[in-house]
Context: one part of a larger RNA
RNA sequence: UGACGGGGGCCCGCACAAGCGGAGGAACAUGUGGUUUAAUUCGAUGAUACGCGAGGAACCUUACCCGGGCUUAAAUGGAGCGUCCCUUCGGGGAUCGUCCGCGAAAGCGGCUUAGAGCUUCAAGGUGCUGCAUGGCUGUCGUCAGCUCGUGCCGUGAGGUGUCGGGUUAAGUCCCAUAACGAGCGCAACCCCUAUCGUUAGUUGCCAGCGGGUAAUGCCGGGGACUCUAACGAGACUGCCGUCGCAAGGCGUGAGGAAGGUGGGGAUGACGUCAAGUCAGCACGGCCCUUAUGUCCGGGGCUACACACGUGUUACAAUGGCCGGUACAGAGAGCCGCCACCCGGUGACGGGGAGCCAAUCUUAAAAACCGGUCUUAGUUCGGAUCGGAGUCUGCAACUCGACUCCGUGAAGCUGGAUUCGCUAGUAAUCGCAGAUCAGCAACGCUGCGGUGAAUACGUUCCCGGGCCUUGUACA
Numbered sequence: 001u002g003a004c005g006g007g008g009g010c011c012c013g014c015a016c017a018a019g020c021g022g023a024g025g026a027a028c029a030u031g032u033g034g035u036u037u038a039a040u041u042c043g044a045u046g047a048u049a050c051g052c053g054a055g056g057a058a059c060c061u062u063a064c065c066c067g068g069g070c071u072u073a074a075a076u077g078g079a080g081c082g083u084c085c086c087u088u089c090g091g092g093g094a095u096c097g098u099c100c101g102c103g104a105a106a107g108c109g110g111c112u113u114a115g116a117g118c119u120u121c122a123a124g125g126u127g128c129u130g131c132a133u134g135g136c137u138g139u140c141g142u143c144a145g146c147u148c149g150u151g152c153c154g155u156g157a158g159g160u161g162u163c164g165g166g167u168u169a170a171g172u173c174c175c176a177u178a179a180c181g182a183g184c185g186c187a188a189c190c191c192c193u194a195u196c197g198u199u200a201g202u203u204g205c206c207a208g209c210g211g212g213u214a215a216u217g218c219c220g221g222g223g224a225c226u227c228u229a230a231c232g233a234g235a236c237u238g239c240c241g242u243c244g245c246a247a248g249g250c251g252u253g254a255g256g257a258a259g260g261u262g263g264g265g266a267u268g269a270c271g272u273c274a275a276g277u278c279a280g281c282a283c284g285g286c287c288c289u290u291a292u293g294u295c296c297g298g299g300g301c302u303a304c305a306c307a308c309g310u311g312u313u314a315c316a317a318u319g320g321c322c323g324g325u326a327c328a329g330a331g332a333g334c335c336g337c338c339a340c341c342c343g344g345u346g347a348c349g350g351g352g353a354g355c356c357a358a359u360c361u362u363a364a365a366a367a368c369c370g371g372u373c374u375u376a377g378u379u380c381g382g383a384u385c386g387g388a389g390u391c392u393g394c395a396a397c398u399c400g401a402c403u404c405c406g407u408g409a410a411g412c413u414g415g416a417u418u419c420g421c422u423a424g425u426a427a428u429c430g431c432a433g434a435u436c437a438g439c440a441a442c443g444c445u446g447c448g449g450u451g452a453a454u455a456c457g458u459u460c461c462c463g464g465g466c467c468u469u470g471u472a473c474a
Stems, first nucleotide, its partner, number of pairs: 001474002003471003007468007015458002019421005026313008034304002042053002064299007076122006083094004099110004124288002127286003133282002135277003138273001140271001145184006151160003164175003190265004195233007209220003236259001239253001240251004315414001319373006331362003336355002340351004380411001385406007427450007
């Protein structure tokens, strides 16, 4: 100087407490450990691995296993030798496809042909080392810290500044001060959202006028309104009161759409964990070179006594089922989204309009109204299994999703323990997208609808910041 303390002081954080809903029990989905296996490819492992790399494993992917092939090879380029066409003789251009046999294919052999090339130089490796590395990332932590120049103090390591008194979300600001300044962080500048204005109308509006329909902005027309998207305004403790030297705090304050950082996002200091990644990529070294390269067929990554994590669905009446009937936002769409009509109980199929989309389509659910069920392993719950189908795709046996009929398991609120959340949040309800032929999505990333409870307080648990103290630790 740090680090540590079941030392002290001060202060924060869904850290506790106060609340609401979960997990831990059940079934299933998914990841992991273990076991098994010819292989179950590899990585990630307290917090910071475990619905993680996977934003799509039937083949492909694919790196693993078995079997069968290839050896300049899957690709690209240079040089040389061939072959053919044109030629001004310098040179320029081309080398595609088809057939037969064996074979699961890859491939091998052959015929035909002017030519199916040959030689050579560069290959290739998801093989090892993340403890040789770059880049990127997680975490402490959006915590308020981390430093520098000059000066001063100290033999020196170093200290001071950065401490103290206040204040703040903040090393934020004020006062004081052997310090005076400065940098990286904080804040602000950026984006979205909440209000208003201006500009602009192929969306919106009968708002006012006219036309028209069974009905609809459907048409003329209009820019008022909503909206769209560009530019502005607006919030600054600015005003008032009060406390305070100040910074600032406080308030049924006023005004205001919004009030003290309005809400959300992006933004992550010096560094820590030899943290993670050589399998995204790059790269040093090492290793393989008729194989550790490469191609193909099949299998595996989907196994299953078991253990754990993350989820989904439930155990029901604030509910289930049936009928009727409303209201979003953000997206996506031509190998597409598919209105509407017909067939089918249905998945879907057959027709068929519009839309490269503020124009057309996808297109809500909970809610609301009416009926029924009456506490029951049930009209709860839907696993599992049997049968029959639909669709995608070369192909659904291993191993797809969906539909219909039948079957109807466990489960009656879950031990110790444990997680999330402070407001348009939790809870609950659906919608969309990426990936994608299809889909194991109950995942992820977004979007809106309905919409709470509680916070006395900081003694305690956890993590963190500042000061101080002890130390046989570095």

This is a predicted structure of a 474-nucleotide part of an RNA (small-subunit ribosomal RNA, 3' major domain) from an uncultured bacterium. Model confidence (mean pLDDT): 81 of 100. It matches the Rfam family "Bacterial small subunit ribosomal RNA".